[in-house]
RNA backbone atom coordinates (compact mmCIF):
# COMPACT_ATOMS: atom_id res chain seq x y z
P N A 1 -0.98 3.49 3.62
O5' N A 1 -0.81 2.36 2.62
C5' N A 1 -0.90 2.90 1.03
C4' N A 1 -0.79 1.86 0.00
C3' N A 1 -2.46 1.11 0.00
O3' N A 1 -3.47 1.26 -0.21
C1' N A 1 0.00 0.00 0.00
P N A 2 -4.46 1.13 0.14
O5' N A 2 -4.59 -0.40 -0.25
C5' N A 2 -5.05 -1.06 -1.47
C4' N A 2 -4.99 -2.39 -1.87
C3' N A 2 -5.92 -2.99 -0.84
O3' N A 2 -7.16 -2.99 -1.62
C1' N A 2 -4.03 -4.54 -1.07
P N A 3 -8.55 -3.19 -0.75
O5' N A 3 -8.71 -4.46 -0.04
C5' N A 3 -8.41 -5.58 -1.15
C4' N A 3 -8.44 -7.41 -0.47
C3' N A 3 -9.80 -7.07 0.59
O3' N A 3 -10.80 -7.53 0.64
C1' N A 3 -7.30 -7.78 1.05
P N A 4 -11.72 -7.20 1.70
O5' N A 4 -11.60 -8.19 2.68
C5' N A 4 -12.08 -9.66 2.64
C4' N A 4 -11.12 -10.58 4.05
C3' N A 4 -12.29 -10.21 5.02
O3' N A 4 -13.69 -10.60 5.61
C1' N A 4 -9.67 -10.63 5.39
P N A 5 -14.57 -9.98 6.36
O5' N A 5 -14.01 -10.01 7.57
C5' N A 5 -14.09 -10.99 8.44
C4' N A 5 -13.05 -11.06 9.26
C3' N A 5 -13.26 -10.44 10.68
O3' N A 5 -15.19 -10.33 11.21
C1' N A 5 -11.10 -9.95 10.54
P N A 6 -15.93 -9.66 11.46
O5' N A 6 -15.74 -8.70 12.67
C5' N A 6 -15.14 -9.65 14.17
C4' N A 6 -14.65 -8.55 15.23
C3' N A 6 -14.96 -7.32 15.80
O3' N A 6 -15.89 -7.70 16.67
C1' N A 6 -12.60 -7.14 14.94
P N A 7 -16.64 -5.91 17.27
O5' N A 7 -16.01 -5.07 17.51
C5' N A 7 -15.08 -5.73 18.86
C4' N A 7 -14.24 -4.23 19.68
C3' N A 7 -15.06 -3.06 19.75
O3' N A 7 -14.69 -2.25 20.89
C1' N A 7 -14.14 -2.35 17.84
P N A 8 -14.69 -2.60 22.41
O5' N A 8 -16.53 -2.37 22.23
C5' N A 8 -17.08 -1.05 22.23
C4' N A 8 -18.34 -1.19 22.83
C3' N A 8 -18.25 -1.31 24.37
O3' N A 8 -17.99 -0.97 25.06
C1' N A 8 -20.25 -2.72 23.13
P N A 9 -16.90 -1.50 26.39
O5' N A 9 -18.04 -1.26 27.83
C5' N A 9 -17.00 -0.94 29.05
C4' N A 9 -17.60 -0.35 29.63
C3' N A 9 -17.27 0.16 31.19
O3' N A 9 -17.67 1.63 31.43
C1' N A 9 -19.64 -0.70 30.86
P N A 10 -16.52 2.45 31.10
O5' N A 10 -14.74 1.65 32.29
C5' N A 10 -13.66 2.47 32.06
C4' N A 10 -12.78 1.03 32.82
C3' N A 10 -12.54 0.06 32.30
O3' N A 10 -11.57 0.00 31.36
C1' N A 10 -13.59 -0.24 34.54
P N A 11 -11.62 -1.22 29.81
O5' N A 11 -11.57 -2.78 30.67
C5' N A 11 -10.00 -2.98 31.06
C4' N A 11 -10.58 -4.23 31.60
C3' N A 11 -11.06 -5.34 30.22
O3' N A 11 -10.00 -5.56 29.46
C1' N A 11 -12.21 -6.02 32.06
P N A 12 -10.75 -5.85 27.74
O5' N A 12 -11.22 -6.91 27.85
C5' N A 12 -10.63 -8.90 28.20
C4' N A 12 -10.95 -9.74 28.24
C3' N A 12 -12.29 -9.88 27.31
O3' N A 12 -11.60 -10.61 26.30
C1' N A 12 -13.32 -10.05 29.05
P N A 13 -12.19 -10.91 24.61
O5' N A 13 -13.47 -10.63 24.76
C5' N A 13 -14.11 -12.59 24.18
C4' N A 13 -15.15 -12.42 24.37
C3' N A 13 -16.40 -11.89 23.50
O3' N A 13 -16.74 -13.37 22.49
C1' N A 13 -17.56 -11.67 25.72
P N A 14 -17.82 -12.60 21.64
O5' N A 14 -19.39 -12.94 21.72
C5' N A 14 -19.81 -14.42 22.47
C4' N A 14 -21.26 -13.73 22.76
C3' N A 14 -22.38 -12.98 21.89
O3' N A 14 -22.74 -13.92 20.89
C1' N A 14 -23.10 -12.09 23.93
P N A 15 -22.77 -13.51 19.11
O5' N A 15 -24.35 -12.79 19.27
C5' N A 15 -25.45 -13.22 19.89
C4' N A 15 -26.65 -12.36 20.28
C3' N A 15 -26.97 -11.24 19.15
O3' N A 15 -27.77 -12.11 18.29
C1' N A 15 -26.47 -9.67 21.05
P N A 16 -27.51 -11.49 16.45
O5' N A 16 -28.74 -10.52 16.72
C5' N A 16 -30.62 -10.89 16.94
C4' N A 16 -31.02 -9.70 17.18
C3' N A 16 -30.86 -8.68 15.57
O3' N A 16 -31.67 -8.70 14.87
C1' N A 16 -30.36 -7.50 18.09
P N A 17 -31.58 -8.03 13.63
O5' N A 17 -31.47 -6.67 14.11
C5' N A 17 -31.85 -5.59 13.02
C4' N A 17 -32.32 -4.53 13.79
C3' N A 17 -33.95 -4.41 14.00
O3' N A 17 -34.29 -4.00 15.11
C1' N A 17 -33.65 -2.52 12.51
P N A 18 -34.36 -4.53 16.56
O5' N A 18 -35.25 -3.39 17.03
C5' N A 18 -34.21 -2.19 17.72
C4' N A 18 -36.01 -1.00 18.42
C3' N A 18 -36.46 -1.75 19.58
O3' N A 18 -36.35 -0.54 20.46
C1' N A 18 -37.40 -0.93 18.18
P N A 19 -36.52 -1.33 22.31
O5' N A 19 -35.10 -0.33 22.70
C5' N A 19 -34.52 0.72 22.52
C4' N A 19 -34.39 1.03 23.65
C3' N A 19 -33.54 0.24 24.86
O3' N A 19 -32.72 0.73 25.24
C1' N A 19 -35.84 1.44 25.59
P N A 20 -31.24 -0.46 25.53
O5' N A 20 -32.08 -1.50 24.87
C5' N A 20 -32.06 -2.86 25.36
C4' N A 20 -30.94 -3.70 25.38
C3' N A 20 -30.05 -3.41 26.95
O3' N A 20 -30.91 -4.89 27.58
C1' N A 20 -28.54 -3.59 25.23
P N A 21 -30.99 -4.79 29.25
O5' N A 21 -29.68 -6.01 29.41
C5' N A 21 -30.74 -7.48 29.66
C4' N A 21 -29.22 -8.04 29.43
C3' N A 21 -28.69 -8.58 30.43
O3' N A 21 -28.50 -9.56 31.70
C1' N A 21 -27.24 -8.74 28.08
P N A 22 -27.83 -9.20 32.99
O5' N A 22 -26.58 -10.17 32.72
C5' N A 22 -26.68 -11.82 32.93
C4' N A 22 -25.31 -12.60 32.08
C3' N A 22 -24.29 -12.12 33.58
O3' N A 22 -24.61 -13.15 34.19
C1' N A 22 -23.81 -12.67 31.13
P N A 23 -24.36 -12.94 35.78
O5' N A 23 -22.60 -13.18 35.62
C5' N A 23 -22.05 -14.47 35.11
C4' N A 23 -20.50 -14.36 34.99
C3' N A 23 -19.94 -13.65 36.49
O3' N A 23 -19.63 -14.96 37.40
C1' N A 23 -19.08 -13.24 33.58
P N A 24 -19.39 -13.64 38.99
O5' N A 24 -18.02 -12.50 38.43
C5' N A 24 -16.80 -13.39 38.33
C4' N A 24 -15.71 -12.15 37.99
C3' N A 24 -15.13 -11.42 39.03
O3' N A 24 -14.66 -12.05 39.96
C1' N A 24 -15.88 -10.32 36.51
P N A 25 -15.33 -10.95 41.57
O5' N A 25 -14.61 -9.13 41.12
C5' N A 25 -13.48 -8.92 40.76
C4' N A 25 -13.29 -7.00 40.16
C3' N A 25 -13.52 -6.57 41.39
O3' N A 25 -13.11 -6.31 42.30
C1' N A 25 -14.48 -6.22 39.09
P N A 26 -13.63 -5.94 43.80
O5' N A 26 -13.75 -4.74 43.87
C5' N A 26 -13.45 -3.08 43.43
C4' N A 26 -13.97 -1.91 43.59
C3' N A 26 -14.85 -2.00 44.55
O3' N A 26 -14.44 -1.20 45.80
C1' N A 26 -16.30 -1.95 42.38
P N A 27 -14.93 -1.90 46.89
O5' N A 27 -16.16 -1.20 47.31
C5' N A 27 -16.40 0.21 47.70
C4' N A 27 -18.00 0.79 47.29
C3' N A 27 -18.66 -0.08 48.56
O3' N A 27 -18.20 0.70 49.76
C1' N A 27 -20.07 -0.35 46.76
P N A 28 -19.04 -0.51 51.04
O5' N A 28 -20.50 -0.30 51.38
C5' N A 28 -21.08 0.57 51.20
C4' N A 28 -22.44 -0.18 51.29
C3' N A 28 -23.37 -1.10 52.07
O3' N A 28 -23.21 -0.88 53.63
C1' N A 28 -23.98 -1.53 49.70
P N A 29 -23.46 -1.82 54.75
O5' N A 29 -24.40 -2.83 54.52
C5' N A 29 -25.80 -2.25 54.65
C4' N A 29 -26.72 -3.52 53.71
C3' N A 29 -26.65 -5.28 55.00
O3' N A 29 -27.54 -4.92 55.78
C1' N A 29 -26.73 -5.30 51.87
P N A 30 -26.92 -5.94 57.01
O5' N A 30 -27.45 -7.56 56.56
C5' N A 30 -28.89 -7.37 56.28
C4' N A 30 -29.11 -8.82 55.81
C3' N A 30 -28.13 -10.01 56.33
O3' N A 30 -29.18 -10.90 57.42
C1' N A 30 -27.87 -10.13 53.95
P N A 31 -28.34 -11.25 58.29
O5' N A 31 -27.49 -12.53 58.58
C5' N A 31 -28.29 -13.60 57.97
C4' N A 31 -27.48 -14.82 57.27
C3' N A 31 -26.16 -15.01 58.54
O3' N A 31 -26.74 -15.67 59.52
C1' N A 31 -25.06 -14.71 56.31
P N A 32 -26.40 -15.73 60.94
O5' N A 32 -24.75 -15.71 60.65
C5' N A 32 -23.65 -17.14 60.07
C4' N A 32 -22.64 -16.32 60.38
C3' N A 32 -21.89 -16.58 61.58
O3' N A 32 -21.55 -16.85 62.68
C1' N A 32 -20.82 -15.48 59.39
P N A 33 -22.06 -16.71 64.38
O5' N A 33 -20.87 -15.53 64.09
C5' N A 33 -20.98 -14.58 65.67
C4' N A 33 -19.73 -13.94 65.70
C3' N A 33 -19.26 -13.59 64.60
O3' N A 33 -19.45 -12.27 64.14
C1' N A 33 -17.32 -14.57 65.60
P N A 34 -19.36 -11.94 62.38
O5' N A 34 -17.70 -11.94 61.97
C5' N A 34 -17.26 -10.86 62.52
C4' N A 34 -15.82 -11.13 62.03
C3' N A 34 -15.54 -11.34 60.57
O3' N A 34 -15.58 -10.55 59.51
C1' N A 34 -14.01 -12.90 61.32
P N A 35 -16.27 -10.18 58.46
O5' N A 35 -15.01 -11.10 57.47
C5' N A 35 -13.96 -10.09 57.00
C4' N A 35 -13.12 -11.28 56.48
C3' N A 35 -13.16 -12.11 55.26
O3' N A 35 -12.83 -10.89 54.41
C1' N A 35 -12.24 -13.84 56.86
P N A 36 -13.97 -11.03 53.27
O5' N A 36 -13.56 -12.27 52.18
C5' N A 36 -12.39 -12.65 52.10
C4' N A 36 -12.80 -14.16 51.47
C3' N A 36 -13.67 -14.76 50.54
O3' N A 36 -13.46 -14.82 48.88
C1' N A 36 -13.25 -16.19 52.17
P N A 37 -14.49 -14.01 48.11
O5' N A 37 -15.56 -15.03 47.68
C5' N A 37 -15.03 -16.67 47.80
C4' N A 37 -15.77 -17.92 47.99
C3' N A 37 -17.39 -17.62 47.70
O3' N A 37 -17.79 -17.68 46.41
C1' N A 37 -17.57 -18.34 49.27
P N A 38 -18.53 -17.01 45.36
O5' N A 38 -20.15 -16.90 46.15
C5' N A 38 -20.58 -18.45 46.13
C4' N A 38 -21.97 -18.84 46.87
C3' N A 38 -23.08 -17.73 46.62
O3' N A 38 -24.18 -18.26 45.21
C1' N A 38 -23.02 -18.06 48.86
P N A 39 -24.82 -17.35 44.13
O5' N A 39 -25.48 -16.91 45.13
C5' N A 39 -26.48 -17.12 45.61
C4' N A 39 -27.54 -16.20 46.50
C3' N A 39 -28.24 -14.98 45.51
O3' N A 39 -29.10 -14.97 44.90
C1' N A 39 -27.21 -14.79 47.95
P N A 40 -29.23 -14.02 43.58
O5' N A 40 -29.29 -12.83 43.96
C5' N A 40 -30.84 -12.17 44.93
C4' N A 40 -30.92 -11.51 45.64
C3' N A 40 -30.67 -9.93 45.08
O3' N A 40 -31.73 -9.84 43.92
C1' N A 40 -29.41 -9.99 46.93
P N A 41 -30.91 -9.11 42.61
O5' N A 41 -30.80 -7.24 43.12
C5' N A 41 -31.65 -6.59 43.44
C4' N A 41 -31.36 -5.82 44.25
C3' N A 41 -30.68 -4.66 42.91
O3' N A 41 -31.29 -3.55 42.22
C1' N A 41 -29.25 -4.78 45.19
P N A 42 -31.00 -3.23 40.70
O5' N A 42 -29.99 -1.98 40.99
C5' N A 42 -30.28 -0.75 41.87
C4' N A 42 -29.40 -0.26 42.69
C3' N A 42 -28.16 0.77 41.32
O3' N A 42 -28.81 1.51 40.82
C1' N A 42 -26.89 -0.81 42.42
P N A 43 -28.18 2.17 39.35
O5' N A 43 -26.50 1.86 39.26
C5' N A 43 -25.97 3.08 39.87
C4' N A 43 -24.28 3.09 39.72
C3' N A 43 -23.85 3.38 38.73
O3' N A 43 -23.63 4.33 37.89
C1' N A 43 -22.84 1.84 39.37
P N A 44 -24.65 5.15 36.50
O5' N A 44 -23.85 4.65 35.45
C5' N A 44 -22.34 4.76 35.33
C4' N A 44 -21.10 3.94 34.61
C3' N A 44 -21.71 3.41 32.73
O3' N A 44 -21.39 4.57 32.02
C1' N A 44 -21.00 1.69 34.44
P N A 45 -22.78 4.34 31.18
O5' N A 45 -22.20 3.81 30.30
C5' N A 45 -20.84 3.69 29.66
C4' N A 45 -20.35 2.92 28.15
C3' N A 45 -21.11 2.89 27.19
O3' N A 45 -20.84 3.96 26.10
C1' N A 45 -20.83 0.84 27.65
P N A 46 -21.57 4.65 25.22
O5' N A 46 -21.87 3.63 24.15
C5' N A 46 -21.51 3.35 22.88
C4' N A 46 -21.26 2.02 22.35
C3' N A 46 -20.97 1.54 20.69
O3' N A 46 -20.01 1.18 20.52
C1' N A 46 -22.51 -0.03 21.31
P N A 47 -18.82 1.08 19.51
O5' N A 47 -18.20 2.63 19.45
C5' N A 47 -17.37 2.90 20.60
C4' N A 47 -16.17 3.60 19.75
C3' N A 47 -16.58 5.12 19.38
O3' N A 47 -17.66 6.00 19.85
C1' N A 47 -14.94 3.66 18.30
P N A 48 -18.88 7.04 19.36
O5' N A 48 -17.80 7.49 18.04
C5' N A 48 -17.29 8.64 18.56
C4' N A 48 -16.51 9.64 17.03
C3' N A 48 -17.66 9.67 16.01
O3' N A 48 -18.12 11.16 16.51
C1' N A 48 -15.48 8.94 14.79
P N A 49 -19.95 11.67 15.83
O5' N A 49 -19.67 11.67 14.55
C5' N A 49 -19.03 13.07 14.01
C4' N A 49 -19.05 13.10 12.54
C3' N A 49 -20.10 12.42 11.75
O3' N A 49 -20.66 13.82 11.28
C1' N A 49 -18.47 11.43 10.74
P N A 50 -22.71 13.49 11.42
O5' N A 50 -22.80 13.04 9.77
C5' N A 50 -22.54 13.71 9.06
C4' N A 50 -22.46 12.79 7.20
C3' N A 50 -23.56 12.41 7.07
O3' N A 50 -24.99 13.02 6.84
C1' N A 50 -22.02 10.78 6.83
P N A 51 -26.61 12.32 6.43
O5' N A 51 -26.83 11.22 5.60
C5' N A 51 -26.29 11.35 4.22
C4' N A 51 -26.79 9.60 3.54
C3' N A 51 -28.05 9.28 3.77
O3' N A 51 -28.74 10.15 3.05
C1' N A 51 -26.36 8.04 4.55
P N A 52 -30.66 10.22 3.54
O5' N A 52 -30.37 8.21 3.47
C5' N A 52 -30.93 7.78 1.89
C4' N A 52 -30.88 6.13 2.36
C3' N A 52 -32.52 6.16 3.66
O3' N A 52 -33.57 6.36 2.38
C1' N A 52 -30.73 4.63 4.41
P N A 53 -34.93 7.23 2.90
O5' N A 53 -35.60 6.18 3.66
C5' N A 53 -35.38 4.91 3.50
C4' N A 53 -35.92 4.58 5.39
C3' N A 53 -36.68 4.92 6.33
O3' N A 53 -38.35 5.04 6.33
C1' N A 53 -35.11 4.48 7.74
P N A 54 -39.29 6.14 5.81
O5' N A 54 -39.10 6.75 7.47
C5' N A 54 -39.70 7.60 8.17
C4' N A 54 -40.42 7.89 9.69
C3' N A 54 -38.94 7.76 10.13
O3' N A 54 -38.12 8.66 10.72
C1' N A 54 -40.84 6.35 11.04
P N A 55 -36.27 7.90 10.73
O5' N A 55 -36.03 7.20 11.81
C5' N A 55 -36.01 7.65 12.70
C4' N A 55 -36.40 6.14 13.65
C3' N A 55 -34.58 5.69 13.85
O3' N A 55 -33.91 6.19 14.63
C1' N A 55 -36.54 3.99 13.72
P N A 56 -32.06 6.25 14.04
O5' N A 56 -32.06 4.38 13.78
C5' N A 56 -32.03 4.41 14.96
C4' N A 56 -30.46 3.26 15.25
C3' N A 56 -29.18 4.06 15.11
O3' N A 56 -28.33 3.22 15.31
C1' N A 56 -29.32 2.21 13.15
P N A 57 -27.70 4.55 16.56
O5' N A 57 -27.03 3.46 17.53
C5' N A 57 -25.08 3.53 17.39
C4' N A 57 -24.86 2.16 17.64
C3' N A 57 -25.23 0.79 16.38
O3' N A 57 -24.20 1.35 14.85
C1' N A 57 -25.21 -0.04 18.54
P N A 58 -24.71 1.01 13.66
O5' N A 58 -25.39 -0.13 13.35
C5' N A 58 -24.31 -1.76 13.66
C4' N A 58 -25.15 -3.04 13.82
C3' N A 58 -25.84 -3.13 12.46
O3' N A 58 -25.30 -4.61 11.87
C1' N A 58 -26.95 -3.32 14.62
P N A 59 -24.20 -4.87 11.03
O5' N A 59 -25.29 -4.36 9.51
C5' N A 59 -26.15 -5.38 8.83
C4' N A 59 -26.77 -4.27 7.75
C3' N A 59 -25.32 -3.52 6.67
O3' N A 59 -24.65 -4.25 6.09
C1' N A 59 -27.59 -2.36 7.39
P N A 60 -23.08 -3.74 5.56
O5' N A 60 -23.32 -2.35 4.17
C5' N A 60 -24.22 -2.59 3.34
C4' N A 60 -23.74 -1.03 2.71
C3' N A 60 -22.84 -0.66 2.73
O3' N A 60 -21.66 -1.02 1.79
C1' N A 60 -24.20 0.45 3.54
P N A 61 -20.23 -0.73 2.36
O5' N A 61 -19.91 0.89 1.96
C5' N A 61 -20.02 1.61 0.60
C4' N A 61 -19.66 2.87 0.98
C3' N A 61 -18.18 3.53 1.95
O3' N A 61 -17.31 2.95 0.51
C1' N A 61 -20.09 4.56 2.63
P N A 62 -15.85 2.45 1.28
O5' N A 62 -15.27 4.23 2.20
C5' N A 62 -14.98 5.33 1.66
C4' N A 62 -14.84 6.37 2.81
C3' N A 62 -13.78 5.97 3.42
O3' N A 62 -12.36 6.43 3.21
C1' N A 62 -15.53 6.84 4.76
P N A 63 -11.19 5.49 4.02
O5' N A 63 -11.32 6.14 4.97
C5' N A 63 -10.81 7.32 5.75
C4' N A 63 -10.94 8.14 6.75
C3' N A 63 -10.00 7.40 7.71
O3' N A 63 -8.52 7.82 8.14
C1' N A 63 -11.81 7.13 8.69
P N A 64 -7.66 6.68 8.10
O5' N A 64 -8.04 6.85 9.55
C5' N A 64 -7.76 7.87 10.51
C4' N A 64 -8.01 7.29 11.96
C3' N A 64 -7.17 6.06 12.48
O3' N A 64 -5.86 6.67 12.91
C1' N A 64 -9.47 6.11 12.71
P N A 65 -4.71 5.30 12.88
O5' N A 65 -5.16 4.58 13.74
C5' N A 65 -5.15 4.84 15.49
C4' N A 65 -6.11 3.63 16.14
C3' N A 65 -5.25 2.11 15.79
O3' N A 65 -3.97 2.45 16.49
C1' N A 65 -7.54 1.86 16.09
P N A 66 -2.76 0.79 15.97
O5' N A 66 -3.68 -0.31 16.21
C5' N A 66 -3.60 -0.55 17.84
C4' N A 66 -4.33 -2.26 17.95
C3' N A 66 -3.58 -3.15 16.93
O3' N A 66 -2.21 -3.73 17.54
C1' N A 66 -5.64 -3.21 16.45
P N A 67 -1.66 -5.02 16.51
O5' N A 67 -2.16 -5.73 16.30
C5' N A 67 -2.49 -6.52 16.81
C4' N A 67 -3.52 -8.47 16.27
C3' N A 67 -2.49 -8.48 15.37
O3' N A 67 -1.42 -9.58 15.70
C1' N A 67 -4.72 -8.25 14.59
P N A 68 -0.36 -10.13 14.81
O5' N A 68 -1.23 -10.24 13.24
C5' N A 68 -1.39 -12.22 13.62
C4' N A 68 -2.74 -12.27 12.42
C3' N A 68 -1.53 -12.44 10.82
O3' N A 68 -0.60 -13.66 11.07
C1' N A 68 -3.58 -11.77 10.69
P N A 69 0.76 -13.65 10.02
O5' N A 69 0.10 -13.51 8.28
C5' N A 69 -0.36 -14.51 7.80
C4' N A 69 -1.06 -14.60 6.86
C3' N A 69 0.27 -13.79 5.70
O3' N A 69 0.60 -14.86 4.80
C1' N A 69 -2.46 -12.83 5.53
P N A 70 2.15 -14.29 4.57
O5' N A 70 2.00 -13.29 3.00
C5' N A 70 1.42 -13.75 2.06
C4' N A 70 0.74 -12.81 0.88
C3' N A 70 1.85 -11.63 0.21
O3' N A 70 2.68 -12.75 -0.69
C1' N A 70 0.04 -10.70 1.06
P N A 71 4.31 -12.31 -0.68
O5' N A 71 4.19 -10.83 -1.55
C5' N A 71 3.76 -10.69 -2.94
C4' N A 71 3.46 -8.44 -2.94
C3' N A 71 4.91 -7.95 -2.47
O3' N A 71 5.76 -8.33 -3.96
C1' N A 71 3.15 -7.30 -1.96
P N A 72 7.08 -8.05 -3.83
O5' N A 72 7.71 -6.50 -3.25
C5' N A 72 6.95 -5.56 -4.21
C4' N A 72 7.34 -3.98 -3.70
C3' N A 72 9.02 -3.72 -3.04
O3' N A 72 9.53 -3.65 -3.85
C1' N A 72 6.97 -3.22 -1.25
P N A 73 11.35 -4.34 -3.93
O5' N A 73 11.56 -3.66 -2.63
C5' N A 73 12.33 -1.93 -2.36
C4' N A 73 11.98 -1.52 -0.64
C3' N A 73 13.40 -2.59 -0.50
O3' N A 73 14.78 -1.75 -0.56
C1' N A 73 11.83 -2.57 1.30
P N A 74 15.95 -2.52 -1.53
O5' N A 74 16.58 -1.74 -2.21
C5' N A 74 17.10 -0.45 -1.95
C4' N A 74 17.26 0.70 -2.63
C3' N A 74 15.89 1.29 -2.97
O3' N A 74 15.66 2.50 -2.80
C1' N A 74 16.62 0.73 -5.50
RNA sequence: GCGCCGGUGGUCCAGUGGUAGGACAUUGGCUUCCCAAGCCAAUAGCCCGGGUUCAAUUCCCGGCCGGCGCACCA

The RNA shown here (transfer RNA) has 74 nucleotides and comes from Haloarcula regularis. Its Rfam family is "tRNA". The family's RNA type in Rfam is transfer RNA. NCBI's taxonomy places the organism under Archaea, Halobacteria, Halobacteriales, Haloarculaceae, Haloarcula. The sequence was found in a public genome assembly. Model confidence (mean pLDDT): 82 of 100.